Predicted 3D model of a 1454-nucleotide RNA (small-subunit ribosomal RNA) from an uncultured prokaryote.
RNA sequence: UUGAUCCUGGCUCAGAACGAACCCUGGCGGCGUGGAUUAGGCAUGCAAGUCGCACGAGAAAGCUCCUUCGGGAGUGAGUAAAGUGGCGAAAGGGUGAGUAAUGCGUAGAUAACCUACCCUUGAGAUCGGGAUAACAGUUCGAAAGGACUGCUAAUACCGGAUGGCGCCGCUCGAGCUAAAUGGUGGGGACCUUCGGGCCUGCCGCUCAAGGAGGGGUCUACGUCCUAUUAGCUUGUUGGUGGGGUAACGGCCUACCAAGGUGACGAUGGGUAGCCGGCCUGAGAGGGUGUCCGGCCACACUGGGACUGAGACACUGCCCAGACUCCUACGGGAGGCUGCAGUCGAGAAUCUUCCGCAAUGGGCGAAAGCCUGACGGAGCGACGCCGCGUGGACGAUGAAGGCCUUCGGGUUGUAAAGUCCUUUCAAUAGGAAACCCGUGGUGUUAAUAACACUACGAUUGACGUUAUUGUGUAAAGAAGCUCCGGCUAACUUCGUGCCAGCAGCCGCGGUAAUACGAAGGGAGCGAGCGUUGUUCGGAAUCACUGGGCAUAAAGGGCACGUAGGCGGCUUGGUAAGUUGGAUGUGAAAGCCCCUGGCUCAACCAGGGAACUGCAUUCAAAACUGCCUUGCUAGAGUGUGGGAGGGGAGAACGGAAUUCCUGGUGGAGCGGUGAAAUGCGUAGAUAUCAGGAGGAACGCCGGUGGCGAAAGCGACUCUCUGGCCUGCAACUGACGCUGAGGCGCGAAAGCUAGGGGAGCAAACAGGAUUAGAUACCCUGGCAGUCCUAGCCCUAAACGAUGAGCACUAGGUGGAGGGGGCUCCGAAGGCCUCCCUGCCGGAGCUAAUGUGUUAAGUGCCCCGCCUGGGGAGUAUGGUCGCAAGGCUAAAACUCAAAGGAAUUGACGGGGGCUCACACAAGCGGUGGAGGAUGUGGUUUAAUUCGAAGCAACGCGCAGAACCUUACCCGGGUUUGAAAUGCAGGGAUUAGGCUCCUGAAAGGGAGUUGACGCCGCAAGGUGGAACCUGCGCAGGUGUUGCAUGGCUGUCGUCAGCUCGUGUCGUGAGAUGUCGGGUUAAGUCCCUUAACGAGCGAAACCCUUGUCUUUAGUUGCCAGCGGGUAAUGCCGGGGACUCUAGAGAGACUGCCGUUGUUAAAACGGAGGAAGGUGGGGACGACGUCAAGUCAUCAUGGCCUUUAUGUCCGGGGCUACACACGUCCCACAAUGGCCGGUACAAAGGGAAGCGAAGCCGCAAGGUGAAGCAAAUCCCACAAAGCCGGUCUCAGUUCGGAUUGUGGGCUGCAAUUCGCCCGCAUGAAGUCGGAAUCGCUAGUAAUCGCGGAUCAGCUACGCCGCGGUGAAUAUGUUCCUGAGCCUUGUACACACCGCCCGUCAAGCCACGGAAGUUGACAGUACCCGACGUUCGUGACCUAACCUUCGGGAAGGAAGCGCCUA
Repeated sequence: UUGAUCCUGGCUCAGAACGAACCCUGGCGGCGUGGAUUAGGCAUGCAAGUCGCACGAGAAAGCUCCUUCGGGAGUGAGUAAAGUGGCGAAAGGGUGAGUAAUGCGUAGAUAACCUACCCUUGAGAUCGGGAUAACAGUUCGAAAGGACUGCUAAUACCGGAUGGCGCCGCUCGAGCUAAAUGGUGGGGACCUUCGGGCCUGCCGCUCAAGGAGGGGUCUACGUCCUAUUAGCUUGUUGGUGGGGUAACGGCCUACCAAGGUGACGAUGGGUAGCCGGCCUGAGAGGGUGUCCGGCCACACUGGGACUGAGACACUGCCCAGACUCCUACGGGAGGCUGCAGUCGAGAAUCUUCCGCAAUGGGCGAAAGCCUGACGGAGCGACGCCGCGUGGACGAUGAAGGCCUUCGGGUUGUAAAGUCCUUUCAAUAGGAAACCCGUGGUGUUAAUAACACUACGAUUGACGUUAUUGUGUAAAGAAGCUCCGGCUAACUUCGUGCCAGCAGCCGCGGUAAUACGAAGGGAGCGAGCGUUGUUCGGAAUCACUGGGCAUAAAGGGCACGUAGGCGGCUUGGUAAGUUGGAUGUGAAAGCCCCUGGCUCAACCAGGGAACUGCAUUCAAAACUGCCUUGCUAGAGUGUGGGAGGGGAGAACGGAAUUCCUGGUGGAGCGGUGAAAUGCGUAGAUAUCAGGAGGAACGCCGGUGGCGAAAGCGACUCUCUGGCCUGCAACUGACGCUGAGGCGCGAAAGCUAGGGGAGCAAACAGGAUUAGAUACCCUGGCAGUCCUAGCCCUAAACGAUGAGCACUAGGUGGAGGGGGCUCCGAAGGCCUCCCUGCCGGAGCUAAUGUGUUAAGUGCCCCGCCUGGGGAGUAUGGUCGCAAGGCUAAAACUCAAAGGAAUUGACGGGGGCUCACACAAGCGGUGGAGGAUGUGGUUUAAUUCGAAGCAACGCGCAGAACCUUACCCGGGUUUGAAAUGCAGGGAUUAGGCUCCUGAAAGGGAGUUGACGCCGCAAGGUGGAACCUGCGCAGGUGUUGCAUGGCUGUCGUCAGCUCGUGUCGUGAGAUGUCGGGUUAAGUCCCUUAACGAGCGAAACCCUUGUCUUUAGUUGCCAGCGGGUAAUGCCGGGGACUCUAGAGAGACUGCCGUUGUUAAAACGGAGGAAGGUGGGGACGACGUCAAGUCAUCAUGGCCUUUAUGUCCGGGGCUACACACGUCCCACAAUGGCCGGUACAAAGGGAAGCGAAGCCGCAAGGUGAAGCAAAUCCCACAAAGCCGGUCUCAGUUCGGAUUGUGGGCUGCAAUUCGCCCGCAUGAAGUCGGAAUCGCUAGUAAUCGCGGAUCAGCUACGCCGCGGUGAAUAUGUUCCUGAGCCUUGUACACACCGCCCGUCAAGCCACGGAAGUUGACAGUACCCGACGUUCGUGACCUAACCUUCGGGAAGGAAGCGCCUA
């Protein structure tokens, strides 16, 4: 993630941090920090020198003097510069390329080593010698740099002695090996070559021993990813001899042996400097290694050695290479990963600063010199910390802004205003300290050193310092992000799936708290956001601390190697374990305490800590190891037992098929139905005989056996395992099991057989829109056997193996033992196997539950979101098919499990409805009417759209209506209301002109209230002007109210409490009956209740009673031609009030003693008597903004309003709903009978008269139980027509009339005459109806001047047929089941694909980098040998020798 739920599981956010970068903004200070990328290239300057107290030599400018003007002398100055020599240059500084171990960290070893300067101790420092730079001369070269000759010194170099040390042989010798009578200061006597000797102080030198500090080497442990790297190794592993080193060692070499290393991960590949620490975290961990500190490595790239105490040397040397520069072209020079700086690349990282004042380093006796180490300053909000941008009072709650329900609210004490304060910044001025020397005091063995203090001198880069004081003015100083949820903070406008936002979910399609803006608010604040990265949350790799039946996850099964784990007991040991001690765990950092900067950051002192490692002492429970025993684990033996366990060989019957023969004669076969197929050449059927292959019926069973796969006729042979009884033997021999090895259904493969049936592929026939399927007819591989491969399955109990423990009940299979005298049968106990139910517990739930998914131990395998994908690639196995192992890019915010409620199913059960069926009559065909679509039109106004739009809104479009179109007018408006101003008789009436009208214009007449004598003034209404506003059938029914349709008069929809469930939810409402009904009854963790159903209401059907006009008239009386006409009457009908009546009440049967059903009686009516009104929770964003109301939007000389005319009535066409027909159950003509319910005053209108009629005239009566509309019609009686396009049918058309109305042309109805179309019962399909119903017949009303009414709403008259039933169609209700649906099957969802775009791949080839192996050439250089050439020190018999060197060669080698 879902409609909701629980779980699994990933994704995302809130926190902290950073050498950061980017956007917007920016007042000050302190402390830190700043090339993370190209270990890319570098201009320029600086970064290592110093010593005259080691040595020889030694200028010049300038100044002064002299001068023969050529110059000289003095001074400068024993100075500068250079050289010999000494020390340093191996430190300090930079960087992280390389390095996975020659490194680093921790702990050790060095009996295998070195150490300049420094410290301590001891001894010594003697006698000689020969050279060489500098310098001078000559000379080569463009330069850089050389060559030759000559001179000279030393703390340079060499020899001897002494001495000591090491080694060797061995107890005494031999050999080898040192030094500088040095430098300098002071000095009384003595000596002197006048330098000095000598004495003394300091420095230096040599040897030896020791120390401190520093280093070398070795050992153990720890130190990233990868097995899609499994084997690696020849100086390799060891030994011996030799060499080499400061030192051990294959470090090197010769020979000998064949080792060494690796699953505890060698070798290879990738990545990486390591650590103290830092960030995060509750911790364990995870990440990281910038600054500071320790170690290592590197210095343009590669190699090499020299010098030296120390280097294989950042600013040394040689060689090779690349690059850059100079050149006279012959040759040369260089190395910023030092400090600054520059280019480049990059998202990105600073000044070519000051100073040696401090700290430290080098040299020096010292003064001092050098020091881009360092101390400082500069730049950067890069980080951390601190401060400020003011404080108090101040309500008319000002103005302005924003919102508004128009009342107000909010911004907001915020501002203004009043009173205060002055940090920081700005400005002005002044003072001091650290450090050194001397003295004193303390401390101390001490006159070193250290601390305090007095005095004195000197020095400051920072520095315009910190700090302090004074004066001025609220003055100079606030932004950024966010406001849908997570997550603190809401309104308006704009926009309209556009523009845009977005960390995730997601916002935006006209009312956006999510976009943009504004107002307001929230958060942080000199910063705030964004991006990137790390840890956290994430128990989401689980050591602490997870899982694997169904969510991802148990290997298909066994055997077994390494490994891990392991019963009872004795003694020992001390590896693990536990405790103590010691050493170490650098400093800094973290933590605690205290202190210093005004605080903090920062810094200082002390402590703690550093959970680690090592050594040592102790303990001995547990584990380990050694050892002594034991038998409960395991195994052996022995007596029984069951079994489709395995292998081989034989053999049996049934059936199918085929062959032969007989009988027989037309079909068989097959299917939903058929066809292909077989059959007169004889099938099928049937009988007999024969052949061949495969499989084994019944028994047969959630029965048996096996590790799993799997195993089924019978017999024999061979063979594995299991169970049980006994308790004789062994004595822990056990469990698991990475690799390994074996077995492993089906299909498939190889070779050879076999082949009856079945049967992928294939063929044909059907089905179908198609049918590469399902069905049918055939049919090759295969299925079978032998031998060999393959090695996979939903190989499943989706549940690894072993051991132990933890309630029961009930079956099945195989053994054993008692008891009942014995036996059968039964019951009891026990071992093992196999099922079902179920408690606790567990589980997300389902479920599991002694056969655990419970509780524990032990070992193995496996999982870590979905897709990509069990795919690619590599490896390996295979004959192949393919198997095993097994990713990534990219993409999504889910994918999933279990359960819940619905909905759905061409799932199931029960039930209902004119749902079907049974019937009656229609529609669909014709003509017409009417509505709609479409088309047309200036307009054909608008709405309604499956059922549930379409004779619907419209219960009445000629004008009006009217909303549409054309044209003409009008603008505060046709009507409403408020304000302000104006003026006068305008108002109202009448007349005239113009015009189609509306309208416009002119004239005339002419009111009202109040004041006033009057003139006149003023006011209301009206008018004009202006402002607010009106108006809108304009838009949104998806912003709404109200009303309505529909499911559906279907029986449902819910609630409270209780109970169950982790929860959504369930229960109740289920079940058994019953009903029209969740109607009622019974049962029942439910008990009750509500809205619906029913009832109450209206009407109709019967009776009673009351009342009796306008209704009625039986009896009485009167009267008429006749009539309740009259008197009267209330009996009857009727009218309209009140009552009665029906409740399954009674009887019987059935049923659970129920509810109820069936039958019957009585009754006008019987099981709801008929009909109506009444419509639950809800569904359809159903319909209506055009009934009305209403939010928002739009319009305002128009989308308002008035008028004339037109249109809504168009017409090729299509559909819906109706009317009238097609005729004889009929048409026409004549006669004649019987209703109900309504309407009537601008109305109904009688009689009479006129007209063929429509109608006219007429006027009585009637506001109506009185009068009128008003004759009901079908019916009945009689006549005629005689089956035809008719005496059916009436459309259409012509003509003459009537009526309404201002007006019937577009466009009304009616009447008469004439005309007389289609149509002869309607294809597919489809509608209504169950009784006073259908069908049929007429009557009335609303609207209305009239009418398009055949419509609609009512009324009565005549008056049927059928229902066996619920299989099917449609719809509905309840229960149940499946579900990947929930917008709910009109659901969901799979595959292919156009165009465009993106990413990845292939591709003839081409090019670069890295690594390995083999081979060739081989620089520099070390080393070995050689050394005919060369040579100052020593020896010499002077010939030479010793020794050294050049050169070339050999090995190694970039």
Model confidence (mean pLDDT): 81 of 100.